[in-house]
Molecule: transfer RNA
Organism: Candidatus Doudnabacteria bacterium
RNA sequence: GGAGCUGUAGCUCAGCUGGUUAGAGCGUCCGCCUGUCACGCGGAAGGUCAGGGGUUCGAGUCCCCCCAGCUCCG
Numbered sequence: 001g002g003a004g005c006u007g008u009a010g011c012u013c014a015g016c017u018g019g020u021u022a023g024a025g026c027g028u029c030c031g032c033c034u035g036u037c038a039c040g041c042g043g044a045a046g047g048u049c050a051g052g053g054g055u056u057c058g059a060g061u062c063c064c065c066c067c068a069g070c071u072c073c074g
Base pairs, nucleotide, nucleotide: 001073002072003071004070005069006068007067010026011025012024013023019057028044029043030042031041032040051065052064053063054062
């Protein structure tokens, strides 16, 4: 230098063929339970979907650029 894959909540990830209001588990916080803690149960907060632009009535999803990580080729 070239090619491929990955990037979504604090962490690990899902998100199908473009269609609401972006979700799960763990974690955090609050409450219930308990003599206390833990477990269990209920609830809440937490997201520029790595970043920018485009297409579209509508984009996490399609296209372009760009950044980072990993892998392969040279």